[in-house]
Order: sequence, then structure tokens, then C1' cells
RNA sequence: CAGGCUGGUCGGGUGAUCGCGGUUCGGCGAUCGAAUCGAGGAAAGUCCGCACUCCCCAGGGCAUGACGCCGGGUAACACCCGGGGCGGGGUAACCUGCCGGAACAGGGCCACAGAAACAUACCGCUCCAUUAGGAGCAAGGGUGAAAAGGUGGUGUAAGAGACCACCGGCGCUGGCAGCAAUGCCGCGGCCAGGCAACCCCCGUCAGGAGCAAGGCCAAGCAGGCGCAAAGUUCGUCUUUGACGGAUGGGAGGCUGCCCGUCUCCCUUGAGCGCCGGGUAGGCUGCACGAGCUGAUUGGAGACAAUCAGCCCAGAGAGAUGAUCACCCACGCGGGGGCCGUCCCUGCGGGGAUACCCUCCCGCCGGACAGAAUGCGGCUUACAGACCAGCCUGGGGC
Repeated sequence: CAGGCUGGUCGGGUGAUCGCGGUUCGGCGAUCGAAUCGAGGAAAGUCCGCACUCCCCAGGGCAUGACGCCGGGUAACACCCGGGGCGGGGUAACCUGCCGGAACAGGGCCACAGAAACAUACCGCUCCAUUAGGAGCAAGGGUGAAAAGGUGGUGUAAGAGACCACCGGCGCUGGCAGCAAUGCCGCGGCCAGGCAACCCCCGUCAGGAGCAAGGCCAAGCAGGCGCAAAGUUCGUCUUUGACGGAUGGGAGGCUGCCCGUCUCCCUUGAGCGCCGGGUAGGCUGCACGAGCUGAUUGGAGACAAUCAGCCCAGAGAGAUGAUCACCCACGCGGGGGCCGUCCCUGCGGGGAUACCCUCCCGCCGGACAGAAUGCGGCUUACAGACCAGCCUGGGGC
């Protein structure tokens, strides 16, 4: 100097004029005045987690769903941090996929091809016979996603973990290290798989619904029809009834079911079903938060603690805008300066010139995109600028 990788910050600013919304103050009040604040890193997706509200006074079980290597963080999480194991891409920095269980409960599937996919002999090799054929083999070839672990050797008629060495996989209340996932060592010929985003098993977690949740006020109407629960017993009194209790029966809620529980009703009838009518107005929920910024300390880190400072939208058919000027990021054009190089020189200097850098002028012009209860994440979109670290290549000293 060039290219690449990772992380972070910004992603327009200032002023004036007019316009809009909130808050505070002033004002009797008002469509008044003043001050002040007013859309993002993703506000998007609605994919996770929660806060909050109600069901509800408060539970248990089943079903269902989610997660799944280990340790930590967090209010919590399928998120984040740090590790472990098996992979893939890249020269590298780095990017990226997967992760409980298949003997440890059981079941199921592996099409086609192939001789055979819970176990063999199509081709083939060896031996005996020679007419057919018989015996042995699973090393070689073929089919396939996958065919009795791989390489080398011993051995054999030919072979084969049959045996041996090394390697791979698997196993062990084995030893050491580690909180652990695991790693190393030792022992063992144990060696016929794959699929659990197949059913399933194990462990952990989860009640449901959602701000159109909820709460308050005002206003208004018109109800009709049908279905709908046996009773028994006790006490009191104003005694052929009324009231209260018990038991029994009926209905509704607990947003899948059951238990359980709560509430209401028992003919002056809870509730269920059908038909019909009224209202859809106002206030609130509504922003002080698991909040933001900075410093210090601890931690490999995510993050935590302490101290100090700050208040930073709350609309309601839905405000946060328009115009002008200047600045600024990018790009283009023009003109200078400078370094280096080349030419000339009377050695004072002069001329030419690419890139970088720097100054001036002009033109152009800023991506993705818009709060609606809120927060922590993930995912997706994004012109451009800046900062830090790392890798590779080239050159120079």
C1' cells in the first nucleotide's frame, strides 16, 4: 500500500417563519400567552419469553404442547456468554451445521436395485472328480444410501478377527485430570447397521385468555315464546300458612376432560334455546420503567454491585409537519498547492506531470423505513460515513 474477516458507533445537524400534539405555569375562561418536550435500529415480522389484567377463593390429575451436550448469565426464554464432542467451507483471520435414549422398556420402517437388507452365495476362489456334480469360502467383483470394521502380516487347499501388530468403533460401579460435558491411560476380539423433525421412553417446563385485557361514569330500551329441578325432615311463630336450617335434586363458572371447589336456584323457578328491541358516548388503563447515561470495582465473558446524574412521545381516525438558508456524508466536473519523477540551467531557479494528500468553486443529493400496553430477545431490510482489532499478499527500512 492492496485485499479480506470480526466487533462497535452514527445513520443527518443548526437557525428562522408558519402549522400540529402533550406537560407545566399564568389567566375567570377560551380555539389565549409563555416555556419545554415530541417517531426506530430496526418502530417491521408477530417467531419466543415475561410484566400487567381478568377468569378466581384456590388446588390436584390426565391429555396436550415445548425444550433436550456441559457450566454460567438473566425477571424469564427456544435468547446471550464460556466450554465439550462429531462434522463442513476457507491459505488464514474467520464463518457455519448438529447434540438425551436404538444393549441399557417395547414396537415399526429401510422402496427400487441386488443372490441377499436380522443375513446370503449371482459372478468368482480352492479341493475332489471328471459325465453330471459334491465339499469348503465370504478375502476379490457386481447391485445399492448402506452388504459380517480398516491397513499390514501369520496361517490355510483356498480363505476368514481364526490369530497377531497398529488404527477405528463399542464396553468397564477400572485409574488420573476436570464442577461437568469430556480427555488421557489400562483392560476386553465385544465388532450386522441406519432412521426417534417414526410411534415411543427418560428428564425439565407450562392453568387459560388477552389492552378489542380490564375499571368507572353517563345515556337508553321492550319484551315475547318454549324447555326446565321429586320431595323428605327439624325448629320458631302471627298455625291448615310464613320464615329459617339440614338432606336431596337442578343449573352455571373454573376457556380440552376428570376430581375438587365456588356461586345461584328448587315452580312467585336459577339457567338454556329461539325471535325481537336499545347502546356502541365520555373518562381511565396510558408511561418513573426488570429505565437511560457516566464512573469505579468484580468477572475470561454474558453480566453484576455501588455511587453520581437525567426524565427522554402518549395520539385516538389516530399529533411529531411544511418552506427557506447554511453546514455535513457520497458522487461528478473545474482550478490551485504539495511529494516523487522527468527535462533545461548562467546552479539563483524554471517548465511538465500520474496517484495519494490538501484548499477553493460549481453541480448533485442522504438508504431501510412510521410508535399505538410495555419490556428482554431472535429473524428480516438497509445508501453511506467513522473507529478498533485480526489475517493474507506486495514493497521498503